[in-house]
Molecule: transfer RNA
Organism: Thermoplasmatota archaeon
RNA sequence: GCGGGAAUAGUCCAAUGGCAGGACAAAAGCUUCCCAAGCUUUUGACCCGGGUUCGAUUCCCGGUUCCCGCA
Numbered sequence: 001g002c003g004g005g006a007a008u009a010g011u012c013c014a015a016u017g018g019c020a021g022g023a024c025a026a027a028a029g030c031u032u033c034c035c036a037a038g039c040u041u042u043u044g045a046c047c048c049g050g051g052u053u054c055g056a057u058u059c060c061c062g063g064u065u066c067c068c069g070c071a
Stems, first nucleotide, its partner, number of pairs: 001070007010024004018054001026042005047063005
């Protein structure tokens, strides 16, 4: 330099053109003599910019970072 892949919550992982979900974690409450465990509730995310579309996390273009391969 070229090609391919990935980027979603504090962490890991889904999903899909129409309100973004789960687990763990965090906070509060219940339970317990206390702790742990358990139960309930709550909080929290689509890498950035532009385009297409009634509507974009999803499709297209560019950029950034990471991974793999070729040279």